[in-house]
RNA sequence: UGACCGGGCCGGGCGGUCGCGGCGUGCUCCGACACGUCGAGGAAAGUCCGGGCUCCGUAGGGCAAGGCGCUUCGUAACACGAAGGCGGAGUGAUCCGACGGAAAGUGGCACAGAAACCAUACCGCCGGCGCAAGCCGGUAAGGGUGAAAAGGUGCGGUAAGAGCGCACCAGCACCAUGGUGACAUGGCGGCUGGCUAAACCCCGCCUGGAGCAAGUCCAAAUAGGGAACCUGUGGCGUGGCCCGCGCCGGUUCCGGGUAGGACGCUAGAGGCGCGCGGUGACGCGCGUCCCAGAGGAAUGACCCCACGGGGCACACGCCCCGUACAGAACCCGGCUUACAGGCCCGAUCAUCCC
Repeated sequence: UGACCGGGCCGGGCGGUCGCGGCGUGCUCCGACACGUCGAGGAAAGUCCGGGCUCCGUAGGGCAAGGCGCUUCGUAACACGAAGGCGGAGUGAUCCGACGGAAAGUGGCACAGAAACCAUACCGCCGGCGCAAGCCGGUAAGGGUGAAAAGGUGCGGUAAGAGCGCACCAGCACCAUGGUGACAUGGCGGCUGGCUAAACCCCGCCUGGAGCAAGUCCAAAUAGGGAACCUGUGGCGUGGCCCGCGCCGGUUCCGGGUAGGACGCUAGAGGCGCGCGGUGACGCGCGUCCCAGAGGAAUGACCCCACGGGGCACACGCCCCGUACAGAACCCGGCUUACAGGCCCGAUCAUCCC
């Protein structure tokens, strides 16, 4: 200098003028007005996970169903994160991985192929019989089929062959050592059992449901419900008639629901700084700060400046265009997705110079 990898951060300006919303104070009968103060994000988004909170349900345990799935740690919790292991990609920094179990059982493995794992012989090879065609037997070394063919390579062995024997390699089991562990290293004839679990299944762990339109409180008018009392009478019904009973009236009280209002509502697993512990995620302590909270919902507009691009121009400078993704609605931790432009830190590789 170039290329590449990983991480962090900003994402217009304490610029003017005008405007909008919340709260406080003043003033005011109440609006209004004045002053002060606060007023979107890194993703507020998707609503995909996990919690808090609320109501309902719930003795305890099990089954079912669903989810998760290398290990250890972190956390309120997680499907998140950190540090590692193993496998794969890359010269490397680094990146990717549903990464438990196929030696418990069941199932599946299209086409091709003799055969897809009880087993089996198409060509070939070897032996026997036969004049021959061929038949019988042995064989999985070679050919052929297939995504995959009975551990691999070599030597021996044999009629030809075969873990049949041996050496090395691979895998499984066991033993030893190291590690909290995943696992690693070494030993060891004891074994050679195809693939598939985002097939059933087995193993381990986790899970009650609904969601702030959750839910709690206050509470009209009108209508309707209940109780007590009221005055004579009246009307209607029952009944042949009277009493009685029921309905129709008034007053007071009670209770439920609706409209409406209030709470929930934002001080919190909070932000920032410093110190300590830890490789790290993170934890602890101290200090400091208060940072939208509402209604169908404010957070905006113009100018100037800044930045980027283009044009004119010797130059000073002038003109034009652009400045993303998006936008709170109970809160928090993650993940994922979108994003003009820009800044910083660390590492790797190549080349050149000293």
A computed fold for a 354-nucleotide RNA from a Pseudomonadota bacterium, annotated as Bacterial RNase P class A. The RNAcentral record of the sequence draws on ENA. Of the family's consensus pairs, 92% are formed in the model. The coordinates come from a structure-prediction model, not an experiment, and the mean pLDDT is 76. It is recorded under the gene name rnpB. Taxonomically the source falls in Pseudomonadota (Bacteria, Pseudomonadati). It matches the Rfam family "Bacterial RNase P class A". The family's RNA type in Rfam is ribozyme.